Source information: Large-subunit ribosomal RNA, domain VI from a Mycoplasmatota bacterium, 264 nucleotides, folded computationally. NCBI's taxonomy places the organism under Bacteria, Bacillati, Mycoplasmatota. Its mean pLDDT, the model's own confidence on a scale to 100, is 88. Its Rfam family is "Bacterial large subunit ribosomal RNA".

[in-house]
Context: one part of a larger RNA
RNA sequence: CGUAGGAAAAUUGAGUAGAGCUAUCCUUAGUACGAGAGGACCAGGAUGGACCUACCUCUGGUGUAUCUGUUGUCACGCCAGUGGCAGUGCAGAGUAGCUAUGUAGGGAAUGGAUAACCGCUGAAAGCAUCUAAGCGGGAAGCCAACUUCAAGAUGAGUUUUCCCAUUUUUUAUAAAGUAAGAUCCCAGGAAGACUACCUGGUUGAUAGGCUGGAGAUGGAAGCAUAGUGAUAUGUUGAGUUGACCAGUACUAAUAGAUCGAGGA
Numbered sequence: 001c002g003u004a005g006g007a008a009a010a011u012u013g014a015g016u017a018g019a020g021c022u023a024u025c026c027u028u029a030g031u032a033c034g035a036g037a038g039g040a041c042c043a044g045g046a047u048g049g050a051c052c053u054a055c056c057u058c059u060g061g062u063g064u065a066u067c068u069g070u071u072g073u074c075a076c077g078c079c080a081g082u083g084g085c086a087g088u089g090c091a092g093a094g095u096a097g098c099u100a101u102g103u104a105g106g107g108a109a110u111g112g113a114u115a116a117c118c119g120c121u122g123a124a125a126g127c128a129u130c131u132a133a134g135c136g137g138g139a140a141g142c143c144a145a146c147u148u149c150a151a152g153a154u155g156a157g158u159u160u161u162c163c164c165a166u167u168u169u170u171u172a173u174a175a176a177g178u179a180a181g182a183u184c185c186c187a188g189g190a191a192g193a194c195u196a197c198c199u200g201g202u203u204g205a206u207a208g209g210c211u212g213g214a215g216a217u218g219g220a221a222g223c224a225u226a227g228u229g230a231u232a233u234g235u236u237g238a239g240u241u242g243a244c245c246a247g248u249a250c251u252a253a254u255a256g257a258u259c260g261a262g263g264a
Stems, first nucleotide, its partner, number of pairs: 001152001005163007015149001017147002021049007033038001051106005059100004066093005071086006110144003117137004164263001166176003169172001181259004185201005206252003209248005215241003222235005
C1' cells in the first nucleotide's frame, strides 16, 4: 500500500516446512524344517542406542550485587566491629535464571493409490497366456494421517462483536473535527540487538520500596558465663539474604498530544 466504510477478536486451510532410524532380549518354540549340526516365517511383548522436541520436579553444573570462613595490607583515632584492594584476593556452600550428563515425550497405529513381483477371469491365436477389455494382492517408498507456519491464497476467505451517518466549501476519488479503536509518552518483562511482542498506566499491583513467606547460608552484633589465653557456651535455627511467591499505593506509571469511518 492492497484486501471497496472504520475497528477489535476468534478462526478455516490452498500451500510450505519438519518428522520418518534401528538393535538386543523374551514368548510362540528348541516348534515347523533338517540324518544331524543347526534352526525359523507369522504373531505378541520387553529393554536399549543414536537423533529430535519441550522442560527444570529430581540428580548435577554455573550462579563476579547471596551467606560464611580466612591471608596480607590500608582506612574508619585505638579495642571491638566494619569497609577498600589483592584474578570474585583465596576457600566452602548456594536461590532465581540459563542449562545436560537430568526429567518427560516422539518415530507409531490406520486408510488410499501403487513399484518390482504374485494372481483371477480372459481373448486376439478353438490351446495356452496376470492383459488386450475387466478384477484382486502387494513396500521402510508415494498420498493422507502426526507437528509447525500459513488468506499478499491479489482466488486477499469465514464468524462474532463494536462505531456511526457530523461540519465546511470549490460537490469531489476533497478537506476538517470526531466515533469505536489505536499510537506517541510513561512503569515494566514470560519478550527482546533495534524494532516487534506481551503486561500495566491511579476505576492501578506495572516496577521499586516496605511487610510476610519460600529458599540460601549456618549460629550475627552486644552482653553474660567458663578459661591465664587461643576459644567455647548461652541469649539464638540466630543474624543476614540478588533474581522466587504473596500482600500493601509509600515512590514512580503525571499532565498531555496525535492518528483514526462517512461507506463507488